Bacterial RNase P class A from a Methylophilaceae bacterium, 302 nucleotides, folded computationally. The sequence is in RNAcentral, with records from ENA. Its Rfam family is "Bacterial RNase P class A". The family's RNA type in Rfam is ribozyme.
[in-house]
RNA sequence: CAAGUUAGCCAGACAGUCGCCGCUUAGUAAUAAGGGGAGGAAAGUCCGGGCUGCACAGAGCAGGAUGACGGCUAACGGCCGUACGCCGUGAGGCGAGGAACAGGGCCACAGAGACGAGCGUAUUAAGUUACGGUGAAACGCGGCAACCUCCAUCUGCAGCAAGACCAAAUAGACUGGCAAUAGGCGUUGCUCGCGCUGCUAGUGGGUAGGUUGCUUGAGCAUGUGAGUAAUUGCAUGCCUAGAUGAAUGACUGUCCGUGUAGCAGUACAUGACAAAACCCGGCUUAUCGGCUAACUUUUUUU
Repeated sequence: CAAGUUAGCCAGACAGUCGCCGCUUAGUAAUAAGGGGAGGAAAGUCCGGGCUGCACAGAGCAGGAUGACGGCUAACGGCCGUACGCCGUGAGGCGAGGAACAGGGCCACAGAGACGAGCGUAUUAAGUUACGGUGAAACGCGGCAACCUCCAUCUGCAGCAAGACCAAAUAGACUGGCAAUAGGCGUUGCUCGCGCUGCUAGUGGGUAGGUUGCUUGAGCAUGUGAGUAAUUGCAUGCCUAGAUGAAUGACUGUCCGUGUAGCAGUACAUGACAAAACCCGGCUUAUCGGCUAACUUUUUUU
């Protein structure tokens, strides 16, 4: 220098203007000021946990999941370490991996015969003994459990549209009071006639609507100790979205990256994947461009 491996990080930058959603302060209010406002995957909803409701004396069956050994963790099917197997020159990468004398099932091609003992040749008193080209396995207590199964361990069901609280109008329910052939309303201004009809107060449930759950948490940053590591102890500091038809946007300027055109100054276009919805730990998938650290390999030159 080139080609790679592993781990981590960034996700156009800065300034201004106008908006949108929460919060705080001042104000009766209008409003003003201040401060906050998407991700590494917010995605798929595939695992695990918190939280909530229902069920539940205890134990078991069924169903589901996992499966080397040791460890981490709130927990896991996740992660770390070690051994083993395979791939790679290497750094490294990949791995559903207990049991086949409990039982059932299956064993391609080749081979006469594939799990059942039979068959062929030789031999023997005698299925008595020996051998049998193929094949992973052949005359036998072989192989496959990623076929059923057995063993061990774990496992109740549903999910924030969970759940809790406040609570209109209308209709209906219950209770009290009043009125009862009266009264009220409509029909033509009035009368008759005709038609319809109890009035009122309270209680509780549900609906609309609102509040809560809701974001201070297995939290983040720095330093330091333990441990090979995953992980974890201690100290200090910090508060960093909470919408509910659902905010997080648009524009301008300077620079940055990329693409196109041009000899060039430059001009034009463009900015990966994608966007919270109760919260965390993982896995998987999508992703322009770039940075950092450690390590590996080949060639050439000095």